This is a predicted structure of a 75-nucleotide RNA (transfer RNA) from Candidatus Cyanaurora vandensis.
It matches the Rfam family "tRNA". Rfam describes the family as follows. Transfer RNA (tRNA) molecules are approximately 80 nucleotides in length.
Lineage of the source: Bacteria > Cyanobacteriota > Cyanophyceae > Gloeobacterales > Candidatus Cyanaurora.
It was read from a public genome assembly.
This record gives sequence, C1' cells and structure tokens, in this order.
RNA sequence: GCCCCUGUAGCACAGUGGUAGUGCGUUCCACUCGUAAUGGAAAGGUCACCAGUUCAAAUCUGGUCAGGGGCUCCA
Repeated sequence: GCCCCUGUAGCACAGUGGUAGUGCGUUCCACUCGUAAUGGAAAGGUCACCAGUUCAAAUCUGGUCAGGGGCUCCA
C1' cells in the first nucleotide's frame, strides 16, 4: 500500500428497507422473620462519524475514523 470482517444500552450480542430489541447488570416494587432465589415494573440509545439513494435507512451506496485478520513491496 491492497483486500476482508467488525463497530447497536454499562457488558455480551440479535435485528439485512417500515414502532430499535434480548440476556446479564442497575434502580424500584411484590414475595420472605430477613437475605438469596423468584416474579413484576422502570431507567438507560448520536445504531462509530459525514454525505448520498429512497416516501421511508441500524439495514443500501460512497468517504472518514477505530479495532481485528490476511496479502504484497522496499532498504
């Protein structure tokens, strides 16, 4: 330098054009003599960033950034 993959809640991830979700964690409530467990509820999001396509973009296209992997060249 080139190619490929990844980037979504605090953590791990799902979601391939039409309401942003799951598990764990956090907070509250119920249950209990109490705690754990269990059940219920709530908070928590710039879907990495910028632009484009579209009636509509986390999703498609281009660029940028970050992480991972592969290949190649030079002295």